Record summary:
The part of an RNA shown here (large-subunit ribosomal RNA, domain VI) has 263 nucleotides and comes from a wastewater metagenome. The full RNA is in RNAcentral, with records from SILVA. It matches the Rfam family "Bacterial large subunit ribosomal RNA". Rfam links the family to the GO terms structural constituent of ribosome and ribosome. The coordinates come from a structure-prediction model, not an experiment, and the mean pLDDT is 85.
Context: one part of a larger RNA
RNA sequence: CGCAGGAAUAUUGAAGGGAGCUGAUUCUAGUACGAGAGGACCGAAUUGGACGUACCGCUAGUGUACCGGUUGUGGCGCCAGCUGCACCGCCGGGUAGCUAUGUACGGCAAGGAUAAGCGCUGAAAGCAUCUAAGCGCGAAGCCAUCCCUAAGAUGAGUAUUCCAGCACGUAAGUGUAAAGGACCCCAGAAGACUACUGGGUUGAUAGGUUAUAGGUGGAAGUGCAGUAAUGUGCGUAGCCGAGUAAUACUAAUUGUCCGACAG
Numbered sequence: 001c002g003c004a005g006g007a008a009u010a011u012u013g014a015a016g017g018g019a020g021c022u023g024a025u026u027c028u029a030g031u032a033c034g035a036g037a038g039g040a041c042c043g044a045a046u047u048g049g050a051c052g053u054a055c056c057g058c059u060a061g062u063g064u065a066c067c068g069g070u071u072g073u074g075g076c077g078c079c080a081g082c083u084g085c086a087c088c089g090c091c092g093g094g095u096a097g098c099u100a101u102g103u104a105c106g107g108c109a110a111g112g113a114u115a116a117g118c119g120c121u122g123a124a125a126g127c128a129u130c131u132a133a134g135c136g137c138g139a140a141g142c143c144a145u146c147c148c149u150a151a152g153a154u155g156a157g158u159a160u161u162c163c164a165g166c167a168c169g170u171a172a173g174u175g176u177a178a179a180g181g182a183c184c185c186c187a188g189a190a191g192a193c194u195a196c197u198g199g200g201u202u203g204a205u206a207g208g209u210u211a212u213a214g215g216u217g218g219a220a221g222u223g224c225a226g227u228a229a230u231g232u233g234c235g236u237a238g239c240c241g242a243g244u245a246a247u248a249c250u251a252a253u254u255g256u257c258c259g260a261c262a263g
Stems, first nucleotide, its partner, number of pairs: 001152001005163007015149004021049007033038001051106005059100004066093005071086006111143002117137004165176004180258004184200005205251003208247005214240003221234005
C1' cells in the first nucleotide's frame, strides 16, 4: 500500500514445511519343516541405540555486581576492622537464568489409490489366457492421518461485537468530533533495531522496603579460656544478584497526535 467504510476479537485452511530410522531379547515354539544337525513365517510383548522437540523438579555444568577462606603489596594515622591491584589475584561453594551429561515426550496404529508381483471372471481365438470390457489383493514408497506456518490464498475467505455523531449553513461547505490506535513512559521468561507481550495512579509494571525461599557457613563487637596462636558464648550468626509474596515509599506526570472519504 492492498484486501471498496473504519475498528477489536476469535477463526477456516488453499498451499508450504517438519517428522518418517532401526537393533536385541522373550512368548508363540524347540512348534511347522527336517533322517539329523539345525530351525522358522505369521502374530504378540519387552527393552535399547541414534535422531528430534520441549523443559530445569532431579543429577551435573556455568554463574566476572552472591558468601566464605587466603597470599603479596598499596591505602584508610596506628591496633582492630575494611578496601584497591595482582587472570574474578588464587582457592572452596553457589540463587536465578542459560544449559546437557539430566528429565519428559515423539516415530505407532487404523485408511485411500497404487508399483513389481499374485489373482477372479473372461473373450478376441468353442480351448487356453490376470486383460481386451469388468473386479480383487499387494510396499519403509504416493495421498491423507500426526506436528508447525499459513487469507498478499490480489481467488486477499469466515464469525461476533463496536463506531459511523453533533452544530452552523438554502446549498456548496465549514467547525468539532466516534469506535479504536499511536506517540510518550515503567518493564518483560520478547528482543540486534524494529516488532511482540504486560502495565501506566480506577495502578503491583519495574525499583525500593518488609517477609520468605535459597546461597554462604557462624559477622562485627564484646565476655570467657589460653603466655600466645587460637577456641568458645551472645548466635542456624552476619551478609546476600536475578526467585516468591505483600506493600504505592520512588518512577510509570501532565498531555499530544492519528482516525470517519467517495460513490